[in-house]
Context: one part of a larger RNA
């Protein structure tokens, strides 16, 4: 001397911009964070209507999302990551191109009914619909077979203009796998390995592969550091430093992993799934003791734990994502407000004059000296602040009409009556920390008297301490100034 997701300790005016549990992957009260769709279907409640019916709304079966967005780094020294390659794959919504979209049928919810049960919830019978399931039909492509030949499909809705379904090929996009090289530390860790190494056949898988199994062989790795241990997400990038390098991996972005611990699969295009299921286990809760219920490492908030980290907010107005034809619903993503000098940046705390160098306070060789043009005083100014009056960008959609390549008209803003302008008041509202022996800018005076203290390193303090304390003047950075701590 630079830096910091910082703490402490003294002090504090405003603003713009960024950050904020580095510890207990510690336990979590409470409300939110993941739903939509009546233009797939039957039912029910309301509103209007005599009635057809029309318009809200509800739980149910269905369809799509819930595997994405958010969190967190526990665990991983491994193809996990980072860069280059590959070949045996798979991809829901998207876009292209080709070909279809026929004919039957049988349940199950909801509902009635009758029961268990304190409760979650559940059991029996019976009716019912579909873009819920099953059958036949039919197959340009497609799969299977060497070929004969064999296998396989669909679903409709509506405001009549469109959304849809099915088979098939191609692209995108996303992913899943192999591979060369790179990536800590300990040898007081020297030998490690039996599905091991490799064939060979069979299963499996979207696919290669000991991935699993059966048989066979008997290998494979290692002082170029295996095994074992300990540590840790990796990376773009950040900080330092002239670079080489050393450090590090908070915000932001990629990637990987995990979701109360442990295991397992369902369903699905995709998951062995954070706010889904089943089992162990700890814990916490309700209970009628028979049994159940629950997972904040999601956003707020609590207890704890710590030197330390914010609100139980607003609002989908914009981006962006689910769902829907749309309207529109949902969105702690996400845009915004709240709170901290946490950091960067920028403003101010007033200018100009002003000497009898005023009182006062230090010092003193009592003559002065200095604080000091400072300071009243005089003229101005109005950044900020206070009040008042105007007031945004951010808005493009969407909606209605029509002469439908478009035009019109209409209209959406949480932030916010905010930013920002403009006028009036009135120097008004606003300076503090540290240090002052040498390193190191910046000295006197009192008190202390090896005391009481100081102190980063050398050293100060034992009666005239420029080092401790206090004052006065001085240095220095300033809305900050020092201390610790780390790192370079």
């Nucleotide at each position: 001397g630079a830096g910091c997701g910082a703490a402490c300790g003294c002090u504090g005016g405003c603003g713009g911009c960024a950050g904020g549990c580095c510890u207990a992957a510690c336990a979590c009260a409470u409300g939110c964070a993941a739903g939509u769709c009546g233009a797939g279907c039957g039912g029910c409640c309301g509103u209007a209507g005599c009635a057809a019916u029309a318009c809200g709304g509800c739980a149910g079966c269905g369809g799509c999302a819930g595997a994405c967005g958010g969190g967190a780094g526990a665990g991983u020294a491994a193809c996990a990551c980072g860069u280059g390659g590959g070949a045996a794959c798979g991809u829901a919504c998207c876009c292209u191109u080709c070909a279809g979209u026929u004919c039957g049928g049988a349940a199950c919810a909801a509902c009635c009914a009758a029961g268990g049960g304190a409760a979650a919830c559940u059991u029996u019978g019976g009716c019912u619909a579909a873009u819920a399931c099953c059958g036949g039909a039919u197959a340009c492509g497609u799969c299977c077979g060497u070929a004969a030949g064999g296998a396989g499909a669909a679903a409709g809705a509506u405001u009549u203009a469109u959304c849809g379904c099915u088979g098939a090929a191609g692209g995108a996009u996303c992913g899943g796998c192999c591979c060369g090289c790179g990536u800590c530390u300990g040898a007081u860790u020297a030998g490690c390995u039996a599905g091991u190494u490799g064939g060979u056949g069979u299963g499996g898988u979207a696919a290669c592969g000991g991935c699993g199994c059966a048989c066979c062989a008997a290998g494979g790795c290692g002082a170029c550091g295996a095994u074992c241990a300990g540590u840790a997400g990796c990376u773009g990038g950040u900080c330092u430093g002239a670079g080489a390098g050393g450090a590090u991996g908070a915000u932001c972005a990629g990637c990987c992993u995990c979701a109360c611990u442990g295991g397992g699969a369902c369903u699905g295009a995709g998951a062995c799934a954070c706010g889904g299921c089943c089992c162990a286990g700890a814990c916490u809760c309700c209970u009628a003791c028979g049994g159940g219920a629950g997972g904040c490492a999601g956003c707020a908030g609590u207890g704890g734990g710590g030197a330390a980290u914010a609100u139980u907010g607003g609002a989908c107005a914009a981006u962006g994502g689910g769902c829907g034809c749309a309207a529109g619903c949902c969105u702690g993503a996400u845009c915004c407000a709240g709170c901290c000098a946490u950091g960067c940046c920028g403003c101010g705390u007033g200018g100009a004059u002003g000497a009898u160098g005023a009182a006062g306070g230090c010092c003193c060789u009592a003559g002065g000296g200095u604080u000091g043009u400072a300071a009243a005083g005089u003229c101005c100014u109005u950044u900020u602040a206070u009040g008042a009056g105007a007031g945004a960008a951010g808005a493009a959609a969407g909606g209605c009409u029509c002469u439908u390549u478009g035009a019109g008209c209409u209209g959406u803003g949480a932030c916010g009556g905010u930013a920002u302008c403009u006028c009036a008041u009135g120097a008004a509202u606003a300076a503090g920390c540290c240090a002052c022996g040498g390193c190191u800018a910046a000295c006197u005076a009192c008190g202390u008297g090896c005391c009481a203290g100081c102190a980063g390193c050398c050293g100060c303090g034992g009666u005239a301490a420029u080092a401790c304390g206090u004052a006065g003047g001085u240095g220095g950075c300033a809305a900050g100034c020092g201390u610790u701590g780390u790192c370079c």